RNAcentral holds the sequence, with entries from ENA, Greengenes and SILVA. This is a predicted structure of a 1530-nucleotide RNA (small-subunit ribosomal RNA) from an uncultured bacterium.
[in-house]
RNA sequence: AGAGUUUGAUCCUGGCUCAGAUUGAACGCUGGCGGCAUGCUUAACACAUGCAAGUCGAACGGCAGCACAGUCUAGCACUGUUUACAUUGAGAAGUGUAAAGAGUGCUAGAUGGGUGGCGAGUGGCGGACGGGUGAGUAACGCGUAGGAAUCUGCCUUGUAGAGGGGGACAACCCGGGGAAACUCGGGCUAAUACCGCAUAAUCUCGAAAGAGGAAGGGAUGGGACCUUCGGGCCAUCCACUGCAAGAGGAGCCUGCGUUGGAUUAGCUAGUUGGUGGGGUAAAGGCCUACCAAGGCGACGAUCCAUAGCUGGUCUGAGAGGAUGACCAGCCACACUGGGACUGAGACACGGCCCAGACUCCUACGGGAGGCAGCAGUGGGGAAUAUUGGACAAUGGGGGCAACCCUGAUCCAGCAAUGCCGCGUGUGUGAAGAAGGCCUGCGGGUUGUAAAGCACUUUAGGUAGUGAGGAAAGGAUGAGUGUUAAUAGCGCUUAUCUACGACGUUAACUACAGAAUAAGCACCGGCUAACUCUGUGCCAGCAGCCGCGGUAAUACAGAGGGUGCAAGCGUUAAUCGGAAUGACUGGGCGUAAAGGGUGUGUAGGUGGUUAAUUAAGUUAGAUGUGAAAUCCCCGGGCUUAACCUGGGAACGGCAUUUGAUACUGGUUGACUAGAGUAUGGGAGAGGUAAGUGGAAUUUCCGGUGUAGCGGUGAAAUGCGUAGAUAUCGGAAGGAACACCAGUGGCGAAGGCGGCUUACUGGCCUGAUACUGACACUGAGACACGAAAGCGUGGGGAGCAAACAGGAUUAGAUACCCUGGUAGUCCACGCUGUAAACGAUGAGAACUAGAUGAUGGGUGCGAUAAGUACUUAGUAUCGAAGCUAACGCGUUAAGUUCUCCGCCUGGGGAGUACGGUCGCAAGAUUAAAACUCAAAGGAAUUGACGGGGGCCCGCACAAGCGGUGGAGCAUGUGGUUUAAUUCGAUGCAACGCGAAAAACCUUACCUACCCUUGACAUGUCAGGAAGCUUACAGAGAUGUAGGCGUGCCCGCAAGGGAACCUGAACACAGGUGCUGCAUGGCUGUCGUCAGCUCGUGUCGUGAGAUGUUGGGUUAAGUCCCGUAACGAGCGCAACCCCUGUCAUUAGUUACCAUCAUUUAGUUGGGGACCCUAAUGAGACUGCCGGUGAUAAACCGGAGGAAGGUGGGGAUGACGUCAAGUCCUCAUGGCCCUUAUGGGUAGGGCUACACACGUGCUACAAUGGGUGAUACAGACGGAAGCGAAGCCGCGAGGUGGAGCGAAUCCUAAAAAGUCACUCGUAGUCCGGAUUGGAGUCUGGAACUCGACUCCAUGAAGUCGGAAUCGCUAGUAAUCGCGAAUCAGCAUGUCGCGGUGAAUACGUUCACGGGCCUUGUACACACCGCCCGUCACACCAUGGGAGUGGGUUGUACCAGAAGUAGGUAGGCUAACCUUCGGGGGGCCGCUUACCACGGUAUGAUUCAUGACUGGGGUGAAGUCGUAACAAGGUAACC
Repeated sequence: AGAGUUUGAUCCUGGCUCAGAUUGAACGCUGGCGGCAUGCUUAACACAUGCAAGUCGAACGGCAGCACAGUCUAGCACUGUUUACAUUGAGAAGUGUAAAGAGUGCUAGAUGGGUGGCGAGUGGCGGACGGGUGAGUAACGCGUAGGAAUCUGCCUUGUAGAGGGGGACAACCCGGGGAAACUCGGGCUAAUACCGCAUAAUCUCGAAAGAGGAAGGGAUGGGACCUUCGGGCCAUCCACUGCAAGAGGAGCCUGCGUUGGAUUAGCUAGUUGGUGGGGUAAAGGCCUACCAAGGCGACGAUCCAUAGCUGGUCUGAGAGGAUGACCAGCCACACUGGGACUGAGACACGGCCCAGACUCCUACGGGAGGCAGCAGUGGGGAAUAUUGGACAAUGGGGGCAACCCUGAUCCAGCAAUGCCGCGUGUGUGAAGAAGGCCUGCGGGUUGUAAAGCACUUUAGGUAGUGAGGAAAGGAUGAGUGUUAAUAGCGCUUAUCUACGACGUUAACUACAGAAUAAGCACCGGCUAACUCUGUGCCAGCAGCCGCGGUAAUACAGAGGGUGCAAGCGUUAAUCGGAAUGACUGGGCGUAAAGGGUGUGUAGGUGGUUAAUUAAGUUAGAUGUGAAAUCCCCGGGCUUAACCUGGGAACGGCAUUUGAUACUGGUUGACUAGAGUAUGGGAGAGGUAAGUGGAAUUUCCGGUGUAGCGGUGAAAUGCGUAGAUAUCGGAAGGAACACCAGUGGCGAAGGCGGCUUACUGGCCUGAUACUGACACUGAGACACGAAAGCGUGGGGAGCAAACAGGAUUAGAUACCCUGGUAGUCCACGCUGUAAACGAUGAGAACUAGAUGAUGGGUGCGAUAAGUACUUAGUAUCGAAGCUAACGCGUUAAGUUCUCCGCCUGGGGAGUACGGUCGCAAGAUUAAAACUCAAAGGAAUUGACGGGGGCCCGCACAAGCGGUGGAGCAUGUGGUUUAAUUCGAUGCAACGCGAAAAACCUUACCUACCCUUGACAUGUCAGGAAGCUUACAGAGAUGUAGGCGUGCCCGCAAGGGAACCUGAACACAGGUGCUGCAUGGCUGUCGUCAGCUCGUGUCGUGAGAUGUUGGGUUAAGUCCCGUAACGAGCGCAACCCCUGUCAUUAGUUACCAUCAUUUAGUUGGGGACCCUAAUGAGACUGCCGGUGAUAAACCGGAGGAAGGUGGGGAUGACGUCAAGUCCUCAUGGCCCUUAUGGGUAGGGCUACACACGUGCUACAAUGGGUGAUACAGACGGAAGCGAAGCCGCGAGGUGGAGCGAAUCCUAAAAAGUCACUCGUAGUCCGGAUUGGAGUCUGGAACUCGACUCCAUGAAGUCGGAAUCGCUAGUAAUCGCGAAUCAGCAUGUCGCGGUGAAUACGUUCACGGGCCUUGUACACACCGCCCGUCACACCAUGGGAGUGGGUUGUACCAGAAGUAGGUAGGCUAACCUUCGGGGGGCCGCUUACCACGGUAUGAUUCAUGACUGGGGUGAAGUCGUAACAAGGUAACC
């Protein structure tokens, strides 16, 4: 940065589509790892469960629970003491047992506010933060910049204070109600709870005087002093009160900005302002009473719809466009609606009250609840995660603190949802393995890819080591500050120490081993990448164009390739491309688009000059523009993503100081724009009145007689009751011939006899004046053809509708005869046209030429004229513009100003709504749906019931036919077992077929064969071949017989050819496709055309050349010419024929000579002829015409004269023309059959239709007899002579001849005679009967011919149609190919031998030029509308059901405010009565829900109905495109 798609091609316009980037995505296939992010876009749907806001005992009374000190009791153990008993002992004393009480320890229980602490409660602070969501909101909501009339807990600073009293209420105890939630009564009690008193200000009120006016303690420590031993007191810290200030926060006001709709144009009564009052923290109609009547709006009010706003994000070169997830700022909301309370802060997400809906509990009496907090559930949806861990960090609340709480937060889990990084190995390795795929069968490709060999180990695995995120804190010590203090507290510092959710962290090390790791989409073009197979308009694909109907690079699969890669595609969405809404950066003659025209309001724009101002503009400064993001430079994670420091930027707004050129404002001046006055001028400019002649028609009268009229032709119509025609007169209406002109006037529509009146504009001369007064112009107003409408006139002609007549298949048309509205006038309405120059208005600038109109000036005699100038008008044209056509001083050129309009085609200028209209309708003006085009200009063709020129047996002029008959032959149709197949307008039909009895033969029936009738290869056997018998329709089968060859080799054996058998490759196919093909052919057409190179022109397709003037049979030639040349065609060269010459002279010939029945023989080479080579004809010569050319006309000469006659020869191409059944051939199909063989049948059928022929219908003839003259061809399985036989076909015969020798072979018409005499015949010969001949193996189906007999139709042929222009038509016979036989066919040959052509008007075909075209498959084209059927969206519609909303009224919960006759009442006052104050109740105002009535609007739905769109090959016509057959169109 562009590309595809409208066309046969081109350029343009114009839409649709694609390539890019992006996403909170989803879906499909696939999936190794890590980092960093992100994750209900839908139902502001409903929610189970858990958690998300508490904390403070250093405010308080307390003590339910826990622990402890203390106390008591019990048990046990131990230790002393005392007593009793027993025992030992002499005794002392010892030992044992029991009892008592004491102590210590343990255990258990009780008690225990004394301590640690603490449930519930009072009290304080916090629950207004943090977290969620985007319903509402179009707004001071948000953004930005400002402002003044405010409040502010905790925090900071300063200042002043904290004195002295009082009364309660919870908890608790007692009693009561209730299922519960909870609640009622009585009694006790504390406080930093509550209330007075004192005191007080730079506090509040007040003009002042003056008045009002606060507080609370707690903890820790302590030397004196005091003490009721509690403490006071002092110090420190925390808390408290008043005031002032700060910081941060909040409220309010304003400028500017902030979506769409005008099919929403008017809105508004507290509305706008004022005054008084109230209210608020605060200004204010915020509220209220009164007064005034304002306020907003086209610069878009009001209404409706949609929407949280922003920083930013995505895209884009930018300007813009789209968007507002995550992160950040603001706002709003918390089930829906209303309300206040408390508080520094709320009208409060996890508070309260009420109403409503919903859910749950219930003992039916009543209660409870609100995940748009974190998880999670259901539901909705294409779709979005765990009922996780931790307070370790950051932050928040409370607290002196330790700490407690914290789903904020930090982490983890899930998800390729995104971004970023890494890996899935590396090197080597050619036998280019195997396999796959393709193949031209050689090979190619997959592909160094694999295997193999040698290496490496990231990530993953296992094991180990192991940072950082930790700082504050606590304890102890030291220092320092405070202080009376070495307490205490604060700060600093040293040492020690507790604290990690993540976490099996990151990172590092070791080990093993290529080991664990690649897919997805695409491959017709756009767009990188191609082949095979399958399928056969099927299945399917497709973003657009479009693929698929038998050879699909487009479907499906495969091989291969391309792209991206842990992803890849698809879908959805946004921007881009799209300059396709154009500010940057588009247009409007014909593509979409100039308003029908003017006047003019708002608005926009505006001449020269001076001064001033400084709004725009411009420069500087200041403030702001949050952070993040983007960008630049650095830094940190191995890198990157990511994080982070600094800078720049944030295009803006505001304030301020300067500048003053330009624009604007103000003031002054000017005259070039504009206008006014004055002289002159032209004109179908307008309106009104009057008036004129011609013509049509009608009426009256005269003349006059049978028609008139009308048409392509007719008819309807008029006319003997006198028309038409003609003369005279009258009436009436409408229009104004000639002049008349791309002449005039007008804004446009439009305006045409003449005169008059009134009137608008324009041009022009000279001077004077005004002094920018101008231009444009949304709305508005006015004018506005024709038709139409209303009322009243008028009505000659014309003439919708209508009637009749024609035409026609029909003819509701075109044509004709009539004819009413209307056309005319007056007044009113309508307001549209292809209202067009398809071109808005104004201004300036930019070559000219020519005509004609109106003025003016100069020259000239004032004339004719000429030069200049100006206004309008027309043609051509330079530069320039334009897609081209074209425009071109009258611009579509170059610029400026203003207005209108356009944005693909259809739906549709339609629907709905509004406005206007009497109506018709006009105006404004969509959407759904549908298509990939619709369109403009030009090009080449083709076509035209367009034009011009020209040609052709094309017509005409002639001659002869066909169409009628019979027959032959081909075709269609029908029939059939089969009637094989093909050919089908010309250009199929006597065609393929130059020969269907069998064969041919492809068809049918029947019977047979299966490597096959035929080819090649392998193996085995045998030579081949000849032949007999039997069965059979035959093919064939069975059984025999004869018989061995050639080459090499001594032999065995081998080889060549041939035959038989076996198996497999294969053969075979007249099976299909001529629309897969080659080749061949037909046709336009023997028409004169078809092209190329170079040059030139054109943006291009293309043009030129090749057109033009002549001429020709011809694109033949000449001239001209931006063309010059060339090629394929034409012509010529070739063959036959016409004349002559030369050469040659047999089989041909015979003039002279001889001979003879006979060119028979001799002879001749003259002639004919034969067959080879030449000559000749070239417009060469003469005259005329013509451009002096080409050429044409006439003539001479010549056998022949203007290509002499004929043939061969067929350009580029057209018809998907014909042929797969001549042949060849791709693909497909059959393979004991669709192949092969045999026999018989069929192709020969026969109600019929058509083509082509033959024979005729007769006297230009038939018959009979006689007689003459050709050419070309053929001949050996052949032609076959003479002779003889037969009426004849023919038979016999076999001379001659491979042929200038012989034969077929007789030519016929002709000629000479005779006959027939116009008849179904002496015409005609079909048909039939009989008898034969020939060919052949065989003539039944189904041959030809002969003889005898028979003797049909037919008496010249309707409509229509064919051939032929000279040796032609016509007529006459002859030959050949095919062929055993079979020709009326075909192809040749000669004989006799005409008529006519004025001419190109018309029909047909063709060529050239031109024109129109909506055709390009090219007129056998294209294409329109109704109707019928199906589907789709939509309008109307009796209505019906929702949503939203206006107005009026009813009603009035909770709450607040006001009032208050009732009730209750601690603090203060009191004269002790009460008062003050408060609460409850009642009531008033406001008000949510709700209700009634009536409107508006919107959505859905609705019998029926209207049009629209799309559909297969439906029906009817043929409207348009050509002069579209009536020019089209509005």